This is a predicted complex of two RNAs, RNase P RNA and transfer RNA, with 460 nucleotides together.
[in-house]
């Protein structure tokens, strides 16, 4: 140097001027309410996509089944998770390392096009082998060879296919075949050693060899009560508290309760749908929270604990802006200087261009997605010492 | 916020595990003196994107992109 890998950071910065939204103090003024001044504060690492958890609020705390929905190795972290964090097992790479919906296929059932004989308690097309017949040739006259029909055996060898129901060798046989044996691989069952555990390694017994999919239905474990700040509480404006169907009024609609059903419980009357009809307000919730930064301890790590310090947006068609100067930081042109035979690297002034991806809208934690750039670590390779 | 549906050729669209139908457009020919009409033939390397399952995916899953639809106050 050239192709990679894993992991961190950062997301311009200051001062001026002018504007914009909250907060708070002063003043016109005694109260609002405006208005003027002074002070202080105003977007992200993703604010995003709204995929997952939760937290808060509310719905009579929510019970039984079916159903539907996630999730699936283990252990550990967490206020919970489809999320991390470590370890297994299993694939990929020469390596760093990366990646797995990673329970059950010996519970049922489904599907496996074409091709092929046969696609699942499988299969004779070609081969190979027996008989039996036909034709020939040879014949010592028993048969032999070479061909062709028709039965039959046979999964070794060919062929097909993503996939053909364990390899090797040997015995065996008419030819074969775990049919037998040996080794080898694997699976079950049984025992044992180390591990919290997923699993690992060991030793026995079994010829047991059984396709593949479950991101097909299914089955097994676990988990989910609905809804969502437009939740929820409180003032206030305004309207015709209107009209039409339908289902109810003790045979009981509706509601809690969501897809149904059952019970429970509320409901002694209204609900539900559609046309009309009014409104397009204000305060709260509303930011101080599983909150943030340092610094010490546990722990491989995720994360926890402790101790000090900090308060840091709250807007409602929605404020966080523009300008302007100086540095910085990238990219380009030139001069000069300095290394070097060169191509080419470094610098210093000058000048001329550039800065992404996006913008809270209760709030956190996670996950995905977009994006500009810096740094460390590490792996293969070529080169030179 | 919460629900639901789309995405296949320039246009409209069939197809839901077995290798992408028709129409319209457009291109070549034929027929005619020409044009129109009709007849023949062409026209999807990539089913909106990437990863995945699977022996094989346009279909299934995951995750993203665009797009269109609904529904919320009061009486």
């Nucleotide at each position: 140097g050239a192709a990679g890998a894993a992991g961190g950071c950062c997301g311009g910065a200051u001062g001026g001027c002018c504007g914009c939204u909250g907060g708070u103090c002063c003043g016109c003024u005694u109260c609002a309410a405006g208005c003027g001044g002074g002070c202080g504060a105003g977007a992200g690492g993703a604010a995003a996509g709204u995929c997952c958890g939760g937290g808060c609020u509310c719905c009579g705390c929510a019970g039984g089944g079916c159903a539907g929905g996630a999730u699936g190795g283990u252990c550990c972290c967490u206020a919970a998770c489809g999320g991390g964090g470590a370890c297994c097992g299993g694939g990929g790479g020469c390596g760093a390392c990366c990646c797995c919906a990673g329970g059950g296929a010996a519970a049922g059932u489904g599907c496996c096009a074409c091709a092929g004989a046969g696609a699942g308690u499988a299969g004779a097309c070609c081969g190979c082998c027996c008989a039996u017949c036909c034709u020939g040739g040879c014949u010592u006259c028993g048969g032999u060879c070479a061909g062709g029909a028709c039965g039959g055996g046979u999964a070794a060898g060919g062929g097909u296919g993503a996939a053909a129901g364990g390899g090797u060798g040997a015995g065996g046989u008419a030819a074969g075949a775990g049919c037998u044996c040996a080794c080898c691989a694997g699976g079950u069952c049984c025992g044992g050693u180390g591990g919290u555990g997923a699993c690992a390694c060991c030793g026995g017994a079994u010829g047991c060899u059984c396709g593949g999919u479950a991101a097909a239905c299914c089955c097994c474990a676990u988990c989910c009560g609905g809804a969502g700040c437009a939740a929820g509480g409180c003032c206030g404006a305004a309207u015709a508290g209107g009209g039409a169907a339908g289902c109810g009024u003790u045979u009981g609609a509706g509601g809690a309760c969501g897809g149904c059903c059952c019970g429970u419980c509320c409901g002694a009357a209204g609900c539900u749908u559609c046309c009309g009809g009014g409104u397009u307000g204000g305060c709260u919730g509303c930011u101080c929270g599983a909150g943030g930064c340092u610094g010490c301890c546990g722990g491989c790590a995720a994360c926890g604990g402790c101790a000090g310090c900090c308060c840091u947006a709250g807007a409602u068609g929605a404020a966080u802006g523009g300008u302007c100067a100086u540095c910085a930081c990238c990219c380009u042109u030139g001069u000069c200087c300095g290394g070097g035979u060169a191509a080419c690297c470094g610098g210093c002034c000058a000048g001329g261009g550039g800065g992404a991806c996006a913008g809270a809208a209760c709030c956190c934690g996670g996950c995905u997605u977009a994006c500009g750039g810096c740094c460390u670590u590490c792996u293969u390779c070529a080169g030179c010492c | 916020a919460g629900g639901g549906g789309c995405g296949u050729c320039g246009c409209c669209a069939a197809g839901a595990g077995g290798u992408a139908a028709g129409g319209c457009a457009c291109c070549g020919g034929a027929u005619u003196u020409u044009g129109a009409u009709u007849c023949c033939g062409g026209c999807a390397u990539u089913c909106c994107c990437a990863g995945g399952u699977u022996c094989g995916a346009a279909u299934c899953c995951u995750g993203g992109c665009g797009c269109c639809c609904c529904u919320g106050c009061c009486a």
It holds a member of the Rfam family "Bacterial RNase P class A". It is annotated as a ribozyme.